Predicted 3D model of a 349-nucleotide part of an RNA (small-subunit ribosomal RNA, central domain) from a metagenome.
Context: one part of a larger RNA
RNA sequence: CUGGGCGUAAAGCGCGCGUAGGCGGUUGUUUAAGUCGGAUGUGAAAGCCCUGGGCUCAACCUGGGAACUGCAUUCGAUACUGGGCAACUAGAGUAUGAAAGAGGGAGGUAGAAUUCCAUGUGUAGCGGUGAAAUGCGUAGAUAUGUGGAGGAAUACCAGUGGCGAAGGCGGCCUCCUGGUUCAAUACUGACGCUGAGGUGCGAAAGCGUGGGGAGCAAACAGGAUUAGAUAUCCUGGUAGUCCACGCCGUAAACGAUGUCUACUAGCCGUUGGGAGACUUGAUUUCUUAGUGGCGCAGCUAACGCAAUAAGUAGACCGCCUGGGGAGUACGGCCGCAAGGUUAAAACUC
Numbered sequence: 001c002u003g004g005g006c007g008u009a010a011a012g013c014g015c016g017c018g019u020a021g022g023c024g025g026u027u028g029u030u031u032a033a034g035u036c037g038g039a040u041g042u043g044a045a046a047g048c049c050c051u052g053g054g055c056u057c058a059a060c061c062u063g064g065g066a067a068c069u070g071c072a073u074u075c076g077a078u079a080c081u082g083g084g085c086a087a088c089u090a091g092a093g094u095a096u097g098a099a100a101g102a103g104g105g106a107g108g109u110a111g112a113a114u115u116c117c118a119u120g121u122g123u124a125g126c127g128g129u130g131a132a133a134u135g136c137g138u139a140g141a142u143a144u145g146u147g148g149a150g151g152a153a154u155a156c157c158a159g160u161g162g163c164g165a166a167g168g169c170g171g172c173c174u175c176c177u178g179g180u181u182c183a184a185u186a187c188u189g190a191c192g193c194u195g196a197g198g199u200g201c202g203a204a205a206g207c208g209u210g211g212g213g214a215g216c217a218a219a220c221a222g223g224a225u226u227a228g229a230u231a232u233c234c235u236g237g238u239a240g241u242c243c244a245c246g247c248c249g250u251a252a253a254c255g256a257u258g259u260c261u262a263c264u265a266g267c268c269g270u271u272g273g274g275a276g277a278c279u280u281g282a283u284u285u286c287u288u289a290g291u292g293g294c295g296c297a298g299c300u301a302a303c304g305c306a307a308u309a310a311g312u313a314g315a316c317c318g319c320c321u322g323g324g325g326a327g328u329a330c331g332g333c334c335g336c337a338a339g340g341u342u343a344a345a346a347c348u349c
Stems, first nucleotide, its partner, number of pairs: 004320003007303002012317001014201004021194003025088007033081002035077008049065006091191001092188004096183004103177007110154001115149007125136002162169002206247006215241002220236004258316006266294012278281001298305002322349003331342004
């Protein structure tokens, strides 16, 4: 390279946007680059192959032919692909009217609860555990009433419910703002799909500067447990968790399933929209966009998947090629660092 694969055996980039490139709807016309056919020239000789001849045969030598699948020029063909032109509306988009939503950003605000402070009542315990102890408490704790401070998170609603490309998003109100769905028309007229590089977003932890700090809590201290106990359990407790700005760029970033398009039995639930029917209801039917449970064909090593495919096909990208060494070394790039990314070999089984 040809090939075979990527849910769980090795293998889908964490997710978007998008450059080059690859691929691309319907009709007519033109061109003739790809494609197909003819002709001419060339494609050295030898060799291979076919068929003759010469050494007694053969090897070997030798005559002729074929082949040299190619290239160039030229004359044609025009279905398909490409180029030009013209047109179309089924893809894509715009306009109009509705709709749902924890989609994003900023500001404000509310009520529970924990903790702390002040103060009233009140007295000997509280707390904690398997049992205890450390700890707190007669300098008045725990409990309970009132007032105050502060930070963080929003019970119920709440739902294999919703929204978002993914990460993710949950009290309420206001402002700014992205996307989606449905309905009926009108318009644009292939404007599309994918996407190497590139670029942006990207949980938690971590880092830098400055704030904040209620609760929780790595590290750490003490008490238990134990043969020991650098753990588990308990009492404390600092980073951190929170905010602003800037880094980091990784996760079992998972549906372990790339994106887009088309097609392929049914049944049941649920969310949003539209339409219809009547018996106007806690009704029912159809349809559309999601989201779930079963299940046929088919697929699969099996498990299972099954219109949200892992089925049947197409387009484009990424990735895999025995285990260990190793996602390591070296080098490059990135980072303040931690480290990330790209990524081997010897050796060994």
RNAcentral holds the full RNA, with entries from SILVA.